Background:
Model confidence (mean pLDDT): 82 of 100. This is a predicted structure of a 1527-nucleotide RNA (small-subunit ribosomal RNA) from a Pseudomonadota bacterium.
[in-house]
RNA sequence: UUUCGUGAGAGUUUGAUCCUGGCUCAGGGUGAACGCUCGCGGUGUGGAUAAGGCAUGCAAGUCGUGCGGUUCUAAAACAGAGCUUGCUCUGUUUUAGAAUAGCGGCGAACGGGGCAGUAACAUAUGCAUAACCUACCCUAAAGUCGACAAUAACUUCGAGAAAUCGAAGCUAAUGGUCGAUAGACCUAAGUUAUGCAAAGAACUUAGGUAAAGCCGCAAGGUGCUUUAGGAAGGGUGCAUAUCCGAUCAGCUUGUUGGUGAGGUAAUGGCUCACCAAGGCUAAGACCGGUAGGGGGCCUGAGAGGGUGUUCCCCGCCAAGGGUACUGAGACACGGACCCUACUCCUACGGGAGGCAGCAGCCGAGAAUCUUCCGCAAUGGGCGAAAGCCUGACGGAGCGACACCGCGUGCCGGAAGAAGCCCUUCGGGGUGUAAACGGCUUUUGCAGGGGAAGAAGCUUCGCCUAUAUGGUGAAGUUGACGGUACCCUGCGAAUAAGGGACGACCAACUUCGUGCCAGCAGUCGCGGUAAGACGAAGGUCCCAAGCGUUACCCGGAUUCACUGGGUGUAAAGGGCGAGAAGGCGGUCUUCUAAGUUCUUCUUUAAAGUUCUUAGGCCUAACCUAAGAAAUGGGAAGAAUACUGGAAGACUAGAGACUGUCAGGGGUUAGCGGAACGUACGGUGUAGGGGUGAAAUCCAAUGAUAUCGUACGGAACUCCAAAGGCGAAGGCAGCUAACUAGGACAGUUCUGACGCUGAUCUCGCGAAAGCUAGGGGCGCGAACCGGAUUAGAGACCCGGGUAGUCCUAGCCGUAAACGAUGGAUGCUAACUCUAGGGAGUUUCGACCCUCUCUGGGGUAAAGCUAACGCGUUAAGCAUCCCACCUGGGGAGUACGGCCGCAAGGCUGAAACUCAAAGGAAUAGGCGGAAGUCUGAACAAGCGGUGGACCAUGUUGCUCAAUUCGAGAGUAAACGAAAAAUCUUACCCAGGUUUGACAUGCUAGUCUUAAUGCUUUCUUCGAAAGAAGGAAGAAUCCUGACUUUGUCAGGAGGGCUAGCACAGGUGUUGCAUGGCCGUCGUCAGCUCGUGGCGUGAGUCGUAACCUUAAGUGGCGCAACGAGCGCAACCCCUGUCCUGUGUUACAUGUGUCACAGGAGACUGCCCUGAAUAACAGGGAGGAAGGAGGGGAUGACGUCAGGUCUGCAUGGCCUUUAUGCCUGGGGCUGCAAACAUGGUACAAUGCUGGGGACAAUGAGGCGCAAUGGCGUGAGCCGGAGCAAAUCUCAAAAACCCAGCUCAGUUCGGAUUGAAGGCUGAAACUCGCCUUCAUGAAGGUGGAAUCGCUAGUAAUCGCCGGUCAGCUAUACGGCGGUGAAUACGUUCUCAGACUUUGCACUCACUGCCCGUCAGGUCAGGGGAGUUGUCUUUACCUGAAGCUCUGUUUUGCGGAGUUAGGGUAAGGACAACGAUCAGGGCUAAGUCGUAACAAGGUAUCGCUACUGGAAGGUGGCGAUGGACCAAAUCUUUU
Repeated sequence: UUUCGUGAGAGUUUGAUCCUGGCUCAGGGUGAACGCUCGCGGUGUGGAUAAGGCAUGCAAGUCGUGCGGUUCUAAAACAGAGCUUGCUCUGUUUUAGAAUAGCGGCGAACGGGGCAGUAACAUAUGCAUAACCUACCCUAAAGUCGACAAUAACUUCGAGAAAUCGAAGCUAAUGGUCGAUAGACCUAAGUUAUGCAAAGAACUUAGGUAAAGCCGCAAGGUGCUUUAGGAAGGGUGCAUAUCCGAUCAGCUUGUUGGUGAGGUAAUGGCUCACCAAGGCUAAGACCGGUAGGGGGCCUGAGAGGGUGUUCCCCGCCAAGGGUACUGAGACACGGACCCUACUCCUACGGGAGGCAGCAGCCGAGAAUCUUCCGCAAUGGGCGAAAGCCUGACGGAGCGACACCGCGUGCCGGAAGAAGCCCUUCGGGGUGUAAACGGCUUUUGCAGGGGAAGAAGCUUCGCCUAUAUGGUGAAGUUGACGGUACCCUGCGAAUAAGGGACGACCAACUUCGUGCCAGCAGUCGCGGUAAGACGAAGGUCCCAAGCGUUACCCGGAUUCACUGGGUGUAAAGGGCGAGAAGGCGGUCUUCUAAGUUCUUCUUUAAAGUUCUUAGGCCUAACCUAAGAAAUGGGAAGAAUACUGGAAGACUAGAGACUGUCAGGGGUUAGCGGAACGUACGGUGUAGGGGUGAAAUCCAAUGAUAUCGUACGGAACUCCAAAGGCGAAGGCAGCUAACUAGGACAGUUCUGACGCUGAUCUCGCGAAAGCUAGGGGCGCGAACCGGAUUAGAGACCCGGGUAGUCCUAGCCGUAAACGAUGGAUGCUAACUCUAGGGAGUUUCGACCCUCUCUGGGGUAAAGCUAACGCGUUAAGCAUCCCACCUGGGGAGUACGGCCGCAAGGCUGAAACUCAAAGGAAUAGGCGGAAGUCUGAACAAGCGGUGGACCAUGUUGCUCAAUUCGAGAGUAAACGAAAAAUCUUACCCAGGUUUGACAUGCUAGUCUUAAUGCUUUCUUCGAAAGAAGGAAGAAUCCUGACUUUGUCAGGAGGGCUAGCACAGGUGUUGCAUGGCCGUCGUCAGCUCGUGGCGUGAGUCGUAACCUUAAGUGGCGCAACGAGCGCAACCCCUGUCCUGUGUUACAUGUGUCACAGGAGACUGCCCUGAAUAACAGGGAGGAAGGAGGGGAUGACGUCAGGUCUGCAUGGCCUUUAUGCCUGGGGCUGCAAACAUGGUACAAUGCUGGGGACAAUGAGGCGCAAUGGCGUGAGCCGGAGCAAAUCUCAAAAACCCAGCUCAGUUCGGAUUGAAGGCUGAAACUCGCCUUCAUGAAGGUGGAAUCGCUAGUAAUCGCCGGUCAGCUAUACGGCGGUGAAUACGUUCUCAGACUUUGCACUCACUGCCCGUCAGGUCAGGGGAGUUGUCUUUACCUGAAGCUCUGUUUUGCGGAGUUAGGGUAAGGACAACGAUCAGGGCUAAGUCGUAACAAGGUAUCGCUACUGGAAGGUGGCGAUGGACCAAAUCUUUU
């Protein structure tokens, strides 16, 4: 510079996110198979498994112009015979022709098949052969003379069942032998020049070695022999490439080389004799496994990965093995010999065979075809030729096995038939689809015509350049095949399926089913509304195919050369020294191996691929030409870089000199404190220990204290983020020995360097092991005491190994900075250790600069993030180690090491779809901080004990209707269960229905079976059946009106059809409403900022508040829902109005409207502010008191029985009506209340003060009766007027601590009230009776001021009442709060987390059951193989002998015996592992997981585990110190 080609992702770990990482899918392909389906043609392709076994036929012959024969035909001649004398027959000879067994020649070594073996010079590519061969063919030269002996065929005998064989005799050749001649041949010796050499060329001498004929009248042709060359083919050698395993590390004796000989076409240990002791190997020898190799094919952007079917090349094999013969060529698929296995024949003596040729059969298998036609074409063998042979080949047949092409019709045809499906019931879809009208005829059926593929060959001519040439005429050759193709006729006629429809992934609904049946590639669907199962309708994709299965590549950058990683995800070796290897500083010269360029070559065979053109109608397919095929080899050139050679340098490295710091190491000695023990003194009752205790020690005197002595181990303070060391590690002091380092000088060497697999060497905490010492304290195991459900633990008391020393072993740790080593580069600031320089000083400190260590913050950059950041995890280079999903497993087997414990190396089957890292939001913590709350505390009063009431459970029952179930069910739904209610049970009745709308038919509308009233019968009633009386609409038309008739509307009845009805089910299908967290202070949004993102900031910190209330401040600025306020009641005042209030003019009171309170004022504090504390004033002071008001959401909370509502279920019943019963049932338990237990009381008497409310089917006064409940009666009042209505607390008196003058249950008797009805089952009254109970265990509830406590009053529901409940009203009227340690609940912040169904979480191990694969296992069996020995066929080599023949030796396939090796199968049983909805025991881990966890090690225990020693932080919280940043 030019050309060509060219890369897609998705699902799945999580509450969500990013990353790591695996699994899965979409694509393409196949010699395929299976399922469903199927109209046609063309071209390809088709035993991949048993190199298992094969019946039958065919697959290699040909030449008579090589030879002698034999047979047949024709002709001629001769002879003979017969007789019809010219005919027939027989024989011989000759000629011509045809056929042919045998001898001989050539071929049979090609063509065709298969892939067993082979990991190798087998194959591929390229060289070499001066180390070789070659029949037929071509070119050239020279020859082809003479002689001889056999043998098949044939004849005659013989053996045998057969296969076949033997003996005697005859004969030929292009069969065989001998001789002659020959050289460009061969052997030996030599000469000349050339050549590095091997050797070749020319020449000389000696010796050796050839031949065949046949055809033809002839010419000649064709053979034969020798030599040389060629063509084509082969042999051999070399280089490079060529699968897996190191759990195969050492292998080798003809082995490696030499000399000589043999052998071969030829080199060579190819073979032999002798000599030497070599040869191969970590760049993988040897061994084991697997496998024909290549061109190619598939895939891929490519690099690669996989593969070796068809076609082509090479190799190897021919039932399993061995061996040679012939030949140019074989150790020979359709040849020979031998052994073995198998099959067949047999007269039992003996024989025969080899489909991995073409067809075909059996077998095994998921699976792979016709016992076809023809040599017409192409090719091959033989032949002079005609020709013969050819399962090569050309064709046809079978198979949708693959690719390609065609068709199954085309146009019109409804706002759209029927059927089917869906539906919101309106409609929509299938759908111009069909029907119907018109058209066409590929295909199909019928009829007719009809190829190309043919070139040759034979015969007869012609031409000339005489050739194996050219050319002409006639005849003749086609398996396919009457096929392709063409023409005519007929008629839409003969022709569509498969898969899918949750996401990935294009395509949706209904029904059925109900974690069942089933689906599934992954995620996952299915438990009553399934787009995921099955069916249907519809839709999507492909289409004579469509899906599934199997395998390969891709996606997968998931083995990463292109193109990955290792702090925490998997992954840095525990550390060092170091041979090999890899890599390597500056300069110069040479070289040219790598590298780059040019030329040539390998025609890198054909085919394939690509481009162009052509032939079958097109395509697939085929033909031709060109390109490409990144490769290999040779020659030449270049020299930047790498390498090599030589020389030089000093910046790397090392040495030297000087100075310096240090718990660096080893050895020896010394020291004080503490501790323990012993002895002695003083002294007396406890000591010790813990959460609390006990075991334990102590009157034989402990503990305590004083003195003396002994013992072993460890070294307080200094001390530090500090120092040293390679790591492990190193700490009292002194000495000796010894190693490394830093700085300065810049004196020397001159790249001497870096890294470092493996074999190797060394070091290596603690624990542990061996032997000998030592043993104060501590302390696994062990023994006790506690704790506990248990306690093999935590706590306590003892205590052995051990810890210490010496010598030796072990070789591992969270051996960690979880960060390999080396070199260079890349902002700063600061602290600290060691050294130096500058400045300065009397000398120093300080200060500045600099080198080397140790820390912190941080820029750029990197990182998934966390974080790292000149001590890199940044930017680069070099070398090493290691990783590739989780579990199984650091396990098993094997090997090496170790005394052992154990270490190093290190899998697989099987199983899962995840496992994991970092960060985020929540939730949680027996984590921390801050704060709040009738949460605790301080108080008051209760509950839990008694009796009763009510509710619930349970039990019972025909039914005891249903719901509600921690908090947030239980005086709850229910603000009233005797009937009704009522939903439950029993019994009876009813069926278009108690209630709504519509349709059809009949009937009535001056009248009925309907309505109203009433009666009768049956009945418990409902209801059924029947009788009597009464009432009854409107419009239009006709008739003269009253009125009648006809029609219509409206209404009624009967029968039927649609439908009604359901307190039946699902509150986990729903609406609405409600409860709870919680009247807690929170919950969010817009814009903007930060972060890859989930998210975060805003909304934190500080101060403050009841409050996310407010302030300050800030990467935030604003806003919304909540808070507060607005609303209602109440407290003070004002104004107005005023009856029914008060009572005479006011404003107590009522109603209405206003005012007032805002931290407004003062002081103090809070940096300021917000605000807080105090004060003044005020009725009220910091929200004055109370109420209504309930954010985003949570609990699949509650309710289908308030109501509404989808689906499902029911329809002479699960509907409706009626009578009776039940919901009240009673061993027991629970919840909420009432009354009490008494003197702050009870009883009796007396007499004041309230408020809210209610009242017409009502409240009811005065009065009267009754002991009383109540009754009689009815003034007043639709109510500030009347009534309910009496308040209770209070005062006085009695009672005197008792089961009482407390308490009132229970029971009896007699009454009252309501109501159809009071038995089940109401309330009230009177009299009588007079139970438990003497203040209540563990536990637990409410309440902070007009509150608790206590006292009564009213209302709703309601005929009455079970109300002691619920909702209101007022009267009297306290105590206490130090405070937030603890309990509970909540809010915010921080923190940890393996939780997210969110701690009622998660989760570990034993045991028990089931199941699966692997391991060990006494051994057993089989396959392959090695070594030694014995035996040993055929053949070959050598050899003996009398030639044939018969022996001998060696070698060898095979066989046998013995000892091994590898692999596979089986194996009683043993130990561990994986998986498995609801088993057992505990609770180990995750939060400080309740004893922080984990690593190594040792002991120990049902199990998780526990304890000891050393180590790590991948530990929470608190404190201190230090550093950094900011003020």

NCBI's taxonomy places the organism under Bacteria, Pseudomonadati, Pseudomonadota. The sequence is in RNAcentral, with records from ENA.